Transfer RNA from a Caldilineaceae bacterium, 74 nucleotides, folded computationally. Rfam family: tRNA.

RNA sequence: GGGGCUUUAGCUCAGAUUGGGAGAGCGCCACAAUGGCAUUGUGGAGGUCAUGGGUUCAAGUCCCAUAAGCUCCA
Numbered sequence: 001g002g003g004g005c006u007u008u009a010g011c012u013c014a015g016a017u018u019g020g021g022a023g024a025g026c027g028c029c030a031c032a033a034u035g036g037c038a039u040u041g042u043g044g045a046g047g048u049c050a051u052g053g054g055u056u057c058a059a060g061u062c063c064c065a066u067a068a069g070c071u072c073c074a
Stems, first nucleotide, its partner, number of pairs: 001073007010026004020057001028044006050066005
């Protein structure tokens, strides 16, 4: 220098073949049970979907550029 993959909640990740509701587990907060700062149960908060632009009535999803990480080739 060139190719490929990844980027979604604090962390690990899902979100199909088909573009139309942003989700799970762990963690965090509150409450309840219990002798209980542990454990179990119930509820809740938390997201510019890496950044910028484009297509579309509508984009996490499609297109382009950029950035970061991993990897292959030279």
Taxonomically the source falls in Caldilineaceae (Bacteria, Bacillati, Chloroflexota, Caldilineae).